[in-house]
RNA sequence: AUGGAGAGAUUGAUCCUGGCUUAGGAUGAAAGCUGGCGGCAUGCUUAACACAUGCAAGUCGAAUGGGAAGUGGUGUUUCCAGUGGCAGACGAGUGAGUAACGCGUAAGAACCUACCAUUGGGAGGAGAACAACAGUUGGAAACGACUACUAAUACCCCGUAGACUGAGGAGCAAAAGGAGGAAUUCGCCCGAGGAGAGGCUCACAUUUCAUUAGCUAGUUGGUGAGGCAAUAGCUUACCAAGACGAUGAUCAGUAGUUGGUCCGAGAGGAUGAUCAGCCACACUAGGACUGGGACACGGCCCAGACUCCUACGGGAGGCAGUAGUGGGGAAUUUUUUGCAAUAGACGAAAGCUUGACAGAGCAAUACCGCGUAGAGGUAGAAGGCCCACAGGUCGUGAACUUCUUUUUCCGGAGAAAAAGUAAUGACGGUAUCUAGGGAAUAAGCAUCGGCUAAAUCUACGCCAGCAGCCGUGGUAAUACAGAGGAUGAAAGCGUUAUCUGGAAUAAUUGGGCGUAAAAUGUUUGUAGGUGACUUUUUAAGUCUGCCAUCAAAUCUUAGGGCUCAACCCUGGAAAAGUGGUGGAAACUACCAAGAUGGAGUACGGCAGGGACAGAGAGAAUAUCUGGUGGAACGAUGAAAUACAUAGAGAUCGAAAAGAACACCAACGGCAAAAGCACUCUGCUGGGCUGACAUUGACACUGAUACCCCAGUAGUCCUAGCUGUAAAUGAUGGAUACUAGGCGCUGUGCGUAUAGACCUGUGCAGUGCUGUAGCUAAUGCGUUAAGUAUCCCGCCUGGGGAGUACGUUCGCAAGAAUGAAACUCAAAAGAAUUGAUGGGGGCCCGCACAAGUGGUGGAACAUAUGGUUUGAUUCGAUGUAAAGCGAAUAACCUUACCAGGGUUUGACAUAUCGCGACUCCUCUUGAAAGAGAGGGGUACUUUCAGGAACGUGGACACAGGUGGUGCAUGGCUGUCGUCAGCUCAUGCCGUAAGGUGUUGGGUUAAGUCUCGCAACAAGCGCAUCCCUCGUGUUUAGUUGCCACCAUUGAGUUGGGAACUUUGAGCAAACUGCUGGUGAUAAGCCAGAGGAAGGUGAGGAUAACGUCAAGUCAUCAUGCCCCUUAUGCCUUGGGCAACACAUGUGCUACAAUGAACAGGACAAAAGGUCGCAAUCCCGCGAGGGUAAGCUAACUCCAAAAACCCAUCCUCAGUUUGGAUUGGAGGCUGCAACUCAUCUGCAUAAAGCCGGAAUCACUAGUAAUCGUCGGUCAGCCAUACAGCUGUGAAUUCGUUCUUGGGCCUUGUACACUCCACCUGUCACACUAUGGGAUUUGGUCAUGCCUGAAGUUGUUACCUUAACCGCAAUGAGGGGGAUGCCGAAGGCAGGGCUAGUGACUAGAGUGAAGUCGUAACAAGGUAGCCGCACUGGAAGAUGUGGCUGGAUCACCUCCUUU
Repeated sequence: AUGGAGAGAUUGAUCCUGGCUUAGGAUGAAAGCUGGCGGCAUGCUUAACACAUGCAAGUCGAAUGGGAAGUGGUGUUUCCAGUGGCAGACGAGUGAGUAACGCGUAAGAACCUACCAUUGGGAGGAGAACAACAGUUGGAAACGACUACUAAUACCCCGUAGACUGAGGAGCAAAAGGAGGAAUUCGCCCGAGGAGAGGCUCACAUUUCAUUAGCUAGUUGGUGAGGCAAUAGCUUACCAAGACGAUGAUCAGUAGUUGGUCCGAGAGGAUGAUCAGCCACACUAGGACUGGGACACGGCCCAGACUCCUACGGGAGGCAGUAGUGGGGAAUUUUUUGCAAUAGACGAAAGCUUGACAGAGCAAUACCGCGUAGAGGUAGAAGGCCCACAGGUCGUGAACUUCUUUUUCCGGAGAAAAAGUAAUGACGGUAUCUAGGGAAUAAGCAUCGGCUAAAUCUACGCCAGCAGCCGUGGUAAUACAGAGGAUGAAAGCGUUAUCUGGAAUAAUUGGGCGUAAAAUGUUUGUAGGUGACUUUUUAAGUCUGCCAUCAAAUCUUAGGGCUCAACCCUGGAAAAGUGGUGGAAACUACCAAGAUGGAGUACGGCAGGGACAGAGAGAAUAUCUGGUGGAACGAUGAAAUACAUAGAGAUCGAAAAGAACACCAACGGCAAAAGCACUCUGCUGGGCUGACAUUGACACUGAUACCCCAGUAGUCCUAGCUGUAAAUGAUGGAUACUAGGCGCUGUGCGUAUAGACCUGUGCAGUGCUGUAGCUAAUGCGUUAAGUAUCCCGCCUGGGGAGUACGUUCGCAAGAAUGAAACUCAAAAGAAUUGAUGGGGGCCCGCACAAGUGGUGGAACAUAUGGUUUGAUUCGAUGUAAAGCGAAUAACCUUACCAGGGUUUGACAUAUCGCGACUCCUCUUGAAAGAGAGGGGUACUUUCAGGAACGUGGACACAGGUGGUGCAUGGCUGUCGUCAGCUCAUGCCGUAAGGUGUUGGGUUAAGUCUCGCAACAAGCGCAUCCCUCGUGUUUAGUUGCCACCAUUGAGUUGGGAACUUUGAGCAAACUGCUGGUGAUAAGCCAGAGGAAGGUGAGGAUAACGUCAAGUCAUCAUGCCCCUUAUGCCUUGGGCAACACAUGUGCUACAAUGAACAGGACAAAAGGUCGCAAUCCCGCGAGGGUAAGCUAACUCCAAAAACCCAUCCUCAGUUUGGAUUGGAGGCUGCAACUCAUCUGCAUAAAGCCGGAAUCACUAGUAAUCGUCGGUCAGCCAUACAGCUGUGAAUUCGUUCUUGGGCCUUGUACACUCCACCUGUCACACUAUGGGAUUUGGUCAUGCCUGAAGUUGUUACCUUAACCGCAAUGAGGGGGAUGCCGAAGGCAGGGCUAGUGACUAGAGUGAAGUCGUAACAAGGUAGCCGCACUGGAAGAUGUGGCUGGAUCACCUCCUUU
C1' cells in the first nucleotide's frame, strides 16, 4: 500500500487508424413465463389534469356578559353560540416557475424578534362603547337591516417612570387583571443584555447556444426630499453621462438547488426518488389587511377560466394534505387502526386536538435470510433418446429401506418496548417458547455457431423464421421449429429501457495532425500567453505549523443489538475546499540596481531574374508595298475545305505593328508567400559578412473584431472588382541540443602566389547519403517526422455535405461561416502474396518469318446444329464438342416410339410344397405367350433327407441406361513434357511474408557453375525402361548357303562362315586436341567413330487450375417409380431434310489418264478360320479340294516405279456424282436401311474470296499394304507397316501461347474483374414554397377592477379640548398617480400545415453509354471559365498523389 484483464468484426492474408457491437455494475422501473415463507425498505418518474365523499387546526369558562342541561329547591357541576387571548406564518404536500445572491462555501453590518431563560423597575386616576341576548324585519338560500340594553385581560383620556430623538432646551409617551379560604400562583407594562429564528449586503462557484454582439433610460453616479425594522434608485425632483460586455453582456433553449446517489483504479461521467437543509408555489394573475412574523395551501378583496346550487333576483368552490375517483400512461397501493409511543398547538391543570406520526393492508418493486428434504439403494427395472446394433445415456435419479421436522397444519403458554411514582398497548393473542402429526405443503426460467459455460437427432427447404455484432436458412442446419440431453444462475429467470464502465472514442492524469480525419495560401501586428544573466526588497503564487468551519444522515472504521444477514444503535476516523493567523524565501511574480551573451543601432565590404519608374536594342512572326519569276502551294496516317495565271508559294529591298525575350541556364540566385530573366539609368526594401563602437532584454508567438494598410497565379489584354488552387515540402512559427561523409552558392581568415589555381578553416544559404533515435509501415534523420520548451491553428467513423437554413461580403459568378434528419458496419493508410495491364526487359515454342502441301469454292462420305416427327434415345459444345462415347445401329444391339403381354418378376439370396431336369408333337397368335398331348424316372444316402434343375404359393425383396458429375469415388481432358512446386533449420521483418528459388554466365531443363545469410533436402528435369541404328558372344529350325557333293528347285546330305532370328555383352562419356570463356560451368571447331554433344522415336505428366468431362463403363450417398419410370415381344425409329458448320475422301488432269509387259517390301492376321491348285462365269462369285493350330501353309497381287503403245489441252480417252436395267454374296430377314459386280447414263468441277490449318528429315508430300471391331457392312474412319522422297529456317520487329525478373493497380469470385452518371420504378427523411393555424416575448396606444397612497367642509362621527358654536381625530363618498386582466396596432422568435417543387438516401438480377482504377487505351487530379442526354469534354494555370524511354546532376560501392 489493497489499486487498472479484454473480445468480435474491414483483408486472399498482415500491421495500423477508426467507428460499431459485446462480457460488468446499477434502477422509484416496465412487460413475458413462473411463484413457498419471513425480515427490512420502497411504491404517479406521465396531466402543477379535473375532482364525488369522509377526515387533515384547534384550544382556553382560572379574561368576559349571557344562554342551556341537570336537580323538588339553593349551592355545586357540566356543556355552549358570541366578545376576548394564543395558535391557524409550524407541521404535511408539490417542483410549475426560477440561470437568480435561488442554492452552495466563506465572510460582513445598517436591522427586527411573540412565545423561552436571566435581570432591573412598575401597574395612580378618569371614561365611553360594541357584540351576544331581547324585539321588529328583509331574503329561496348565503347572509343580513333597524331599535333598545350590557361585561371584560376588548377600546380610550390624564398623570408618572425609563427608553428614543439634531443631546442646550423641548418633544413624544406605559400598564389588566384572574384563580384560591389563605399562603401563594398565573398573567400585564417599561427597560437591559442573551439564546434561537428571521430580514439585508458581499467574494467565489453554479447548464447549452455566437447560425444570439452589442445592451441599458431609473439605466450608472451625485444632491435634496420621501420611505422602510434596516442599507439602498427602494421612490421622487434636479444635475452629470454614465453602467455592463469576446474573462461572453443581451437574447433564446433547458433546469428547483445542496448533502448525497450510481458507475469508475482514480481523475472523472451521469443523476438530484425515498431521508435531511434551503428556496419557490398553493385553480390562473393582481392586491393589500391582521400580526412579532404572511402579502398567508385547508384567511380576505378584485379580475379570469372552469365546476356546482338557485325560487333566476343572487350565491358557493379550489386534494401540488390523507385515503379515494375519473383521465393520461408501459407504469405506481387501503375511501384501514390508534393517539399506546415520539412530536406539535392551546390550557394553571386535568385534558382536548393532530391522515404529523406509530401501525396494519396491497405489490417478488429492491435487498437479505431460510426451505422445497437427509442417508442408503444396481435387477444398472420399465420408459424416453442416441447408436458403430456391441452398447451408451437420462441414472442413485425413481421405486424400495431408514432417519429428521426448518417450513406448512392443528393445539397450549405468552412478553419487553412504560423513563422517577401511578395510570395508559393501536400493532396483537403479534414476536417468541412448546406438545402433536406426517415427506408430508413448496421449481420454474433462460441458454447450448463464435464472442460465451453447454451438443446430438428429427422435420422443414433463402420458405417459415432467428439475430446484440459477425452472421444463419436454397434437401445431410451443432444458428429456424420440435425432442431427449447438457450448461447457468435460482423464488426467481431471461427481455426491454436508461446511466456508467470497458472508451486512452474529447486524452489534466492520458491522444493526435508528411501519406490514415486534421498546419490557416502568406505576412504585419493588438489583446492575451510565454520569456536569458547577477544582486537586493516584498511575500501575491508556492511550501509549511496552528485555529475556525465544512449540519445531521450517508460512506468508512471499531464495537454492540435483532438466532445470521439485510437492517438498527454507540463511539471514532476521514474530509477535499473556504477563511483566519504565524513561519520559510529555492522557484514564478513584484520593487530597485547592474552586466552583455538574446535583439537592435552606427561603420566597412559583398551577391542577387527582389520591387517601382523611364529609355533603348536585336532575332523571329504575320501584314502592306516594290522588284525577280511563272504553276502550283498548303495540309494529313490518308485526304478534303482553303490560297493561286486578277501572278500564289519561293526569293530580294523598304515600311509600319504588337507581343515575348533563344543561347548563357545550372536540384544556380533573390523574395513573406504568390512569384521574379534582353540591355542601361534613377529610386527603393530585405539579406550576408567583417571589425568591434554603442543601447541594454528593447524578445518569441499571436485569437477575435471595428478601422486602416499589404497582396498573388488564374479570370484574353488594360482599368476595376473578386479572393480561390494538388495556393504542397500535402510537414505552422521561434529557441536550444544530438555521429559523420560528399557536393553547390555567397562571403571572411590562414597558407600560397606576380596573379589565378590548389589546400585547410569560420559564418549564412541550398542539395544528396547515412548513425543513434523516431515511425503502422513507407520513410525522416543538424534544412528532423529525433530530444525538449513556449505560442497559435486544426481533427474526432463513412455517406448525407462543404450541402440546407441563417448571417456577412460581392455588380455577378460566387466566397466565408456551417448543421440536422436519414443511412451503412464499415470507409481509410502502409506494406505482402497473387492475378492482371492496349507497362518494360530477357528467353523459348512450326508462334511469326522462309518454304512445301492443304482447308475455305465442287460432288460425295461422315459428325453436329437447326427443323421435322409418334420416336427421330442419351451424352460431349471456344481452345480442351462435332469420322467424339461408337474397335461397325437391317433384327439383336437399343436406352426412343406405337401396339400386344406380364407382376416375387428376365436376374440374386432365404422359406414352404410338387416334380428329376433335358426332350418331342399339335392348335392358336405378328411374336412373346396361352392351351393340349407324348416320352421318361437320373445322382448321393445313415432312407429322415440332400444337391442341381423346372414349376406353384406367401413374405422379405429384386429391378430402374429414372434425377442430381453442383453430394461423391475412380478414370480422363487441359494449361503442358511447360520448368516449375515445396519443405527443415538458420537469418531478416511487429506481421502477412521474404531469403533459399534473386544476381553474373550457361542449358532443352530450378541443367550446371561462380557469387551471395544462407546451408541441406524433397516432388518434378535428366538417368533408369521399350523400339530402331554398330560390333561381338552363344544357339542354329520351319530360316540361311561361302566351301564339298546333289536336285527341276537350299530339293537333299552337309556346313555354322554370311544373311537372319532369339537371348546376352560391348559401345558415347564433351572421354581426347585446339580456340573461347573468369583458370568455372559451358560453347565453337576438329580427330577418331556405326553413331557426337538429349544419336532417332516411344512410354513416363510435379504442386495445382478449370464446381472442366463422365451417376449411360463401373462403384456409390440422397431423392424418385414398384400391376411400373421394372420385364418380355412384333413393327418402326436412331438413316427424316429448306438450310448452316466441322472433319475427310475424290477430283479439276499431260510431273497426267488408259492399256500391255516386268521388278522390289515391311508389319499384321488365320481352325465356327485363312484357303493354294484345277474347272465355270466378262465380273462380283460359284464348284472342287491339297496345305496350315503357322520363320514351314494361306491371305498375298504390293503400288508408286521401269519399259512400250495410245490420247494431245478439250468439260476431253479429264472427272466420276446421279439414275435405269441385270446380277453376286452374307444373313430367319437386305422395302424403309447393307455391300459388291457388269452394262448403260455422264452432273458439278478447269486449282477456289475474306480468312485459315499442318509440317524442320527419312520429316512434308506421295504410293500402296495389313489389322481390330465384324454373319455382312455403309471404313473415304481409326490404328499400324514399308516404298519413293524434298524445299526452307536471314532472324525475333510483328501475331499467338508460355517461363523468369521488374513496375502500376481502386482487382482477390482474381480484367468475362472493379466501377461512374443521367433516365425509368418503389419507399424514406429533408430543403424551398403562395397560404394558413398556434405559442411566446417585448413595445406603443386605449380602457382601467381590487388596493395602498395623495387630495377634497360633499356627507357623517361615542370617548379628548371647549360653557357653546365648533375644533382635533376618525369613517364614508368623490377624485389624482400607480395598477392586473382585456382591447387595438405593427413587430421579433418559435412550432405545425401546405398545392407544387428541388436535390439526397435506400432498393438480387431495368435502360443508355463506359468517365475512373494498368500508360484504363486522350495520364490523372485541383481551382476557374465555357459547354454537352449522362458519365463527361474543351481551354487556362498549377500538382505528382503519373507509367515508359533517353539525357543531365548528385549519391553509394569498387

Small-subunit ribosomal RNA from Gossypium trilobum, 1454 nucleotides, folded computationally. RNAcentral holds the sequence, with entries from Rfam.